[in-house]
RNA sequence: ACGGAGGGUUUGAUCCUAGCUCAGGAUGAACGCUGGCGGCGUGCCUGAUACAUGCAAGUCGAACGGGCUGGCUAGGCGCCGAAGGGCUGGAAGGCGUGGCGCGCAAGAAAUUGGGCAAAGCGCUGGAAGGUCUGGGGGCGUUGGUGCUGGUCAGUGGCGGACGGGUGAGUAACACGUGGGUUAUCUGCCUCGAGGUGGGGAAUAACGGGUCGAAAGGCCCGCUAAUUCCGCAUGUGGUCCCGUGAGGGAAGAAAGGGCUGGAAAGCCCGCCUUGAGAUGAGCCCGCGGCCGAUUAGCUUGUUGGUGGGGUAAUGGCCCACCAAGGCGACGAUCGGUAGCUGGUCUGAGAGGACGAUCAGCCACACUGGGAUUGAGAACGGCCCAGACUCCUACGGGAGGCAGCAGUAAGGAAUAUUGCACAAUGGGGGAAACCCUGAUGCAGCAACGCCGCGUGGGUGAAGAAGGCCUUCGGGUCGUAAAACCCUUUUCUGGGGGAUGAGGAAGGACAGUACCCCAGGAAUAAGUCUCGGCUAACUACGUGCCAGCAGCCGCGGUAAAACGUAGGAGGCGAGCGUUAUCCGGAUUCACUGGGCGUAAAGGGCAAGUAGGCGGCUGGGUGCGUUGUGCGUGACAGUUCCCGGCUCAACUGGGAGAGGUCGUACAAUACGGCCCGGCUAGAGGGCAGGAGAGGGAAGUGGAACUCCUGAUGUAGCGGUGGAAUGCUCAGAGAUCAGGAAGAACACCGGUGGCGAAGGCGGCUUCCUGGCCUGCCCCUGACGCUGAGAGGCGAAAGCUAGGGGAGCGAACGGGAUUAGAUACCCCGGUAGUCCUAGCCGUAAACGGUGGAUACUGGGUAUGGGGGAGCACAUUCUCCGUGCCGAAGCUAACGCGUUAAGUAUCCCGCCUGGGGACUACGGCCGCAAGGUUAAAACUCAAAGGAAUUGACGGGGGCCCGCACAAGCAGCGGAGCGUGUGGUUUAAUUCGAUGCAACACGAAGAACCUUACCUGGGCUUGACAUGGGCGUAGUAGGGAACCGAAAGGGGACCGACGCUUCGGCGAGCGCCCACAGGUGCUGCAUGGCUGUCGUCAGCUCGUGCCGUGAGGUGUUGGGUUAAGUCCCACAACGAGCGCAACCCUCGUUGCUAGUUACACGUAUCUAGCGAGACUGCCGGCAUAUAACCGGAGGAAGGUGGGGAUGACGUCAAGUCAGCAUGGCCUUUAUGUCCAGGGCUACACACACGCUACAAUGGCCGGUACAGAGGGCAGCCAAGCCGCGAGGCGGAGCCAAUCCCUGAAAGCCGGUCUCAGUUCAGAUUGCAGGCUGCAACCCGCCUGCAUGAAGUCGGAGUUGCUAGUAACCGCAGGUCAGCCAUACUGCGGUGAAUACGUUCCCGGGCCUUGUACACACCGCCCGUCACGUCAUGGGAGCUGGCAAUACCUGAAGUCGGUGAGCCGACCGUGAGGGGGCAGCCGCCGAGGGUAGGGCCAGUGACUGGGACGAAGUCGUAACAAGGUAGCCGUACCGGAAGGUGCGGCUGGAUCACCUCCUUU
Repeated sequence: ACGGAGGGUUUGAUCCUAGCUCAGGAUGAACGCUGGCGGCGUGCCUGAUACAUGCAAGUCGAACGGGCUGGCUAGGCGCCGAAGGGCUGGAAGGCGUGGCGCGCAAGAAAUUGGGCAAAGCGCUGGAAGGUCUGGGGGCGUUGGUGCUGGUCAGUGGCGGACGGGUGAGUAACACGUGGGUUAUCUGCCUCGAGGUGGGGAAUAACGGGUCGAAAGGCCCGCUAAUUCCGCAUGUGGUCCCGUGAGGGAAGAAAGGGCUGGAAAGCCCGCCUUGAGAUGAGCCCGCGGCCGAUUAGCUUGUUGGUGGGGUAAUGGCCCACCAAGGCGACGAUCGGUAGCUGGUCUGAGAGGACGAUCAGCCACACUGGGAUUGAGAACGGCCCAGACUCCUACGGGAGGCAGCAGUAAGGAAUAUUGCACAAUGGGGGAAACCCUGAUGCAGCAACGCCGCGUGGGUGAAGAAGGCCUUCGGGUCGUAAAACCCUUUUCUGGGGGAUGAGGAAGGACAGUACCCCAGGAAUAAGUCUCGGCUAACUACGUGCCAGCAGCCGCGGUAAAACGUAGGAGGCGAGCGUUAUCCGGAUUCACUGGGCGUAAAGGGCAAGUAGGCGGCUGGGUGCGUUGUGCGUGACAGUUCCCGGCUCAACUGGGAGAGGUCGUACAAUACGGCCCGGCUAGAGGGCAGGAGAGGGAAGUGGAACUCCUGAUGUAGCGGUGGAAUGCUCAGAGAUCAGGAAGAACACCGGUGGCGAAGGCGGCUUCCUGGCCUGCCCCUGACGCUGAGAGGCGAAAGCUAGGGGAGCGAACGGGAUUAGAUACCCCGGUAGUCCUAGCCGUAAACGGUGGAUACUGGGUAUGGGGGAGCACAUUCUCCGUGCCGAAGCUAACGCGUUAAGUAUCCCGCCUGGGGACUACGGCCGCAAGGUUAAAACUCAAAGGAAUUGACGGGGGCCCGCACAAGCAGCGGAGCGUGUGGUUUAAUUCGAUGCAACACGAAGAACCUUACCUGGGCUUGACAUGGGCGUAGUAGGGAACCGAAAGGGGACCGACGCUUCGGCGAGCGCCCACAGGUGCUGCAUGGCUGUCGUCAGCUCGUGCCGUGAGGUGUUGGGUUAAGUCCCACAACGAGCGCAACCCUCGUUGCUAGUUACACGUAUCUAGCGAGACUGCCGGCAUAUAACCGGAGGAAGGUGGGGAUGACGUCAAGUCAGCAUGGCCUUUAUGUCCAGGGCUACACACACGCUACAAUGGCCGGUACAGAGGGCAGCCAAGCCGCGAGGCGGAGCCAAUCCCUGAAAGCCGGUCUCAGUUCAGAUUGCAGGCUGCAACCCGCCUGCAUGAAGUCGGAGUUGCUAGUAACCGCAGGUCAGCCAUACUGCGGUGAAUACGUUCCCGGGCCUUGUACACACCGCCCGUCACGUCAUGGGAGCUGGCAAUACCUGAAGUCGGUGAGCCGACCGUGAGGGGGCAGCCGCCGAGGGUAGGGCCAGUGACUGGGACGAAGUCGUAACAAGGUAGCCGUACCGGAAGGUGCGGCUGGAUCACCUCCUUU
């Protein structure tokens, strides 16, 4: 200096594995919302689709001849005509005369005075003009020729092979990199040498004619050149001969311009040649995509010889010859793709990409072809094809993948701009022309970079919004307000660099500078459940919606929508798409394979990979140094220029599996040599179910025969089918046949695995030990190929005793295509041949080396030798150090530490599948996908729960007993049904005589009807009110209510009034309306079960464990002991109440009269304390003594952590929602009491242990003032009258009943039983019709002890008997809560049922077995395979046809130069023929798509059907392979596995 971060999601929780997903960066982007400015970049990624229009390659007259046109020009023609001269003409002016007329002065005026002064006339003057002559000069027109321009086409030259575009094709020497070319070319350019002499010919243009609509031709004629052709020369070059000196041969050229001209010179050219530079061609090494479900490909193919061809090598092409060449180091084929510098990302290694810029390649409508040229074709040519356009229908024209632009496609990509000013290019001597290259501008937030939208002060924390616990909080110094600034903006002024000596600037009046104005012109977008930064309210109610993953939403949503607030970024912000990253998730750096995905079934072995000790050589790999190269740009560092930055300039680095030279030689390779430790061999021993063949033995089963003998046998959970009187089974004897080999037998042996088991013989493989004799690395592994390979299965032929798929029958069952039973075929066996798979497993590939031990056992060897023991080698097990592992576990037989080689894995499902290939007689095997779908699927371990798992132990759990229920009638409750309503709740145990400890009205919540609306009730505010509040007659009414005559108040007072009350109004009240799944509280239940936890420590990666387990013991986690635990808490127990004994105290209203009983208060007593036994020691247990009571003395109260979203919004409280002239409230009546039924809890019975009648005895606990009610009297009685006593140890309720004594009934539906009904009464109550209780008389039902099943209870208990109380006017109470009286039986025991506790085990359960979960069927959606076929595409093959064109042949037609006097020749052309040949056609196949009636399975889909296969021993252990069968899961047979629970036994291990 550089430099690597993770998170979410599988579970109840944990660790691991594994996938999915997020945060980052990037983009030629697009879309949504938004948008102030500038700089620099970038901008059809899709249809290499089709293109209107304009432009994009011309230039040279200093190569040439012309056409047109301009200027000049000699010249021609025509016109005008100056100066000068001759003749003519007589103007102006001047002088003189003249005096019209005008004005001034004087005057009254006439007039006068003096001044100026026209015409006219005279003299003078000599102008203009005219005419004749003259011809300088000028104008117009023409202009062959000459000169000089412009322009146009043509000839000729150079350039159109560059520049610009695009990425179709191409997997190739196309590209990159490094080389080669003695196998080559190179116009223009540079340098050098030499030359440029002399002739000839043709042809465009042009003229004439002619065809055509056009495009465009044809014929005749003329002409030039830097056009073309001979000849000469020949430095040099080429070829031939020669060793060489040298000799020979063929073979060049073009001219134009400059000075007025010539010469000369110069410039530009031309020819030959050498060198260079530049560019190009060809060849080679190496490098860079996917598919093997493409494995074989190839006939010009591979090589040779000889030719042809090319600038040049070469099968490049041809003839002939040979038969080669390529390929698992991936040929061929298919798919995809322009390659590179680089770009993005990444810590890097890599991965992905190949826009802009730069290098190379390829292409130019598609395909083919040549021509020209130094070089070849985007804006050249020819042909064929498709398409478009024009047409007179005969024919023609065209090619934007140049710049703009149009249409189309698409999510999507710009102006038909300016300029050649700069840079560069072409032509030209140059001026200059051309240049959509280029320079600029325009459009687009498309990207990067920069700037701004203001700064300061400012609290009454304004208004307003939102929230609120109503106090307040927040937006928030934010705003307003005041002060300031002016980047930006607007206006004005100045104004560039870019242009090297002058002028010349598209950009551009731009950048930049100055001035003025004014906070002015300028903020959005996404998010706020976690990941991930940011929270509240309302709305919604599994709806609407959100979502990247996990997931939100079913009435209190921080997850949807809106608002407020907050967070992020900011002229942008989000979304989508794609790439890299994160992903060590293809792992070179840097992963794995016992159980998570993953070891091939096994061995031998080919290629390949890897390889012991030692010496020498080589220097291929390897290493070092130098040189070359790795273009520019980019990137990194340094420095500089735009105000900064982006951008850009300069310099220095970095970058290769490259080339080359030199050097080094450790290691690897190669070559040569040596060694013996690896490996193999030899000799001597040894064990063995190793393999093959032949033979042989006994037991058993079955069958047959005979005998004995009689009624059953067999089989099962129990049965039946079956066999049997025609004699079974049983027993005996004999015989037959097949298959398998008991005991020995063993975590014993052998084998590579599969596998191998009586005995004998023969043949045969491997292994171990000892000796250390031989060879001398001969080794290890092993893709492919070949071989072996359980069971089932197949083919053929045998065989067939037993067993036994299928099948038949019998059972079981709801069914039973099963489990069980009776039969039974294939098969099982043999021979020969297939098949080739298994849980072919140690779920662990092979080899080698190393790394503590202990123990057992099989086979050898050594020491010892009698054994014990010990050392050592090879096997087979177990336990374990270190280490490893996610854990479980492994641990010298590794899953440890290392090396080498092979095989295999990369989320689950789809799928051990489809298609294709290969194999098979078939069954099928092997190889092996994709679409689609899921957010997991998994491994190990943990805690629970559960088990038709185990162990231990409790409980009226069973058993043993007693009494019941279930049958009857009745009471009560519930379901159901009914109803206007039958109000509501409770619903297995743990709802159902429960809420309800009292429904005729009330209660009451329900129904019908009638009323009221601040309300039946509360609080606050406002207003009102004086005959007010309150009472309240008549009247209406069912009542409520309406109505109001009349009566009639209160407190305080400052005398105003205030308060209470009342009325009205406003807030609000009210609701048994909903939600117990929003809640509090209370309660039930497991369960009075013995449990539930914590702190610290320890163990474990962790969940968690330990403690709390174990051995005993207890009612108890009670106690003791042991123990990595030590303690503690909530529970248990005890403390409390009560009963039992006793002492003391006290004693009213008790009583026997002084406390015996009794009452009620305080104590005592019981603690396993004592004794014995048992227990190794304890805890404890058993027995005993004493005692009223003995091991908790009986009973009660007391209910741990928690479970059941258990129950209750209707007891109460309460959030939210709903309702407000009603879902509130009042009232009357009805209902809650209904009744075909069903269930639950009870009562009474069915009788003689009884009923009835008479007599008679003994309780306890309670209650009592709107009460209990005595005596006495009346009534048969219920009851009435009556009124004493009692606020209660006083009085009353209050006669207890069963019992006892006596009598009667005599087994019957009765003198049992009492339902039901009738009549008559009594009581309560406003009121007993619906719908009360009681009494009397009468009536007298079912019922004769109760099916399956089921309840309670273990002692003062059950059972039986009555009494009291609460609620209550009364009572449907037979209920409930208490009380006493009488007073049993039984418990062997814990196998079973139920519930529970502890330990353990299995688990696919965790909403926890009321769990989970499989398959068919039915429905919907989606993708996909097969499919008679149908359609299309691609690349080949065979044959037919065959354009242009090169080449070859021919060439009777045609032709200028040369030869020849000529004829003719040489040479050339057309034409014709041939080979090849694009394309087209025909044919059969191949490959790939699309589609297809029907069909196969698959995936997914809140509540479909059938069963129950799997998970617990899953109720038949499961699973694997195979075969058969069955609606389906599946069942069965055969062989295999443990990844099976449980019990017993064997073995092994640990400890002693």
Small-subunit ribosomal RNA from a Chloroflexota bacterium, 1552 nucleotides, folded computationally. The source organism's lineage runs through Bacteria, Bacillati and Chloroflexota. Its Rfam family is "Bacterial small subunit ribosomal RNA".